[in-house]
Molecule: transfer RNA
Organism: Actinomycetota bacterium
RNA sequence: GGGCGAGUGGUGGAACGGUAGACACGCUGGCUUCAGGAGCCAGUGCUCGCAAGAGUGUGGGGGUUCAAAUCCCCCCUCGCCCA
Repeated sequence: GGGCGAGUGGUGGAACGGUAGACACGCUGGCUUCAGGAGCCAGUGCUCGCAAGAGUGUGGGGGUUCAAAUCCCCCCUCGCCCA
């Protein structure tokens, strides 16, 4: 240099055009216990807000579309193969 694959919360990961983060772990609050663990209930991307709620978010930028993590283009990072 060329080809292929990957990048999504704190972690592993799901969704392959139609509510992003299902599910699990972890974490927070509560119940239970003498205590710890286990179990059960609720919550948990980020920002703002007392709350109701609002905004924003799939490596970065742009495009297509009513609608993009997903399709197209450029770039960044990592891995594999070829030279």